Description: Predicted 3D model of a 108-nucleotide RNA (Guanidine-I riboswitch aptamer) from Halopseudomonas xinjiangensis. Its Rfam family is "Guanidine-I riboswitch aptamer". Rfam's curators write: This family represents a conserved RNA structure found upstream of the ykkC and yxkD genes in Bacillus subtilis and related genes in other bacteria. RNAcentral holds the sequence, with entries from Rfam. Of the family's consensus pairs, 100% are formed in the model. Its mean pLDDT, the model's own confidence on a scale to 100, is 80.
RNA sequence: ACUUAGGCGAACUAGGGUUCCGGUCUGCAGGACGCAGAUGUCUGGUCCGAGAGUUUUCCGGCUUCCACGGAUCAGGAAGCUACACGGCGGGAUAAAAGCCCGGGAGAU
Numbered sequence: 001a002c003u004u005a006g007g008c009g010a011a012c013u014a015g016g017g018u019u020c021c022g023g024u025c026u027g028c029a030g031g032a033c034g035c036a037g038a039u040g041u042c043u044g045g046u047c048c049g050a051g052a053g054u055u056u057u058c059c060g061g062c063u064u065c066c067a068c069g070g071a072u073c074a075g076g077a078a079g080c081u082a083c084a085c086g087g088c089g090g091g092a093u094a095a096a097a098g099c100c101c102g103g104g105a106g107a108u
Stems, first nucleotide, its partner, number of pairs: 006059002009056004015048002020045002022042001023039006060081007083103001085106001089101003
């Protein structure tokens, strides 16, 4: 320096903000329904959401055993699939984030 030591997805969570709903406050109306504005330093619902978080389907790879061994067909089962400290800054979305840049830069 190169190659390999698996991958996409789904559900959920840590977390995240504020487009919508709701809450709260103010004004109008005022019996109320309602309308407008502000507010995420409003617990929430919708929403976003992990390479290094959880669970899981499928596919791939490897190992072992069974089956097959006249021809045809190319099957079944079990197991394994490791490790992982990590900015600043930028990007998307309404906005933000353990999202994306990124198993990056860097560190050991």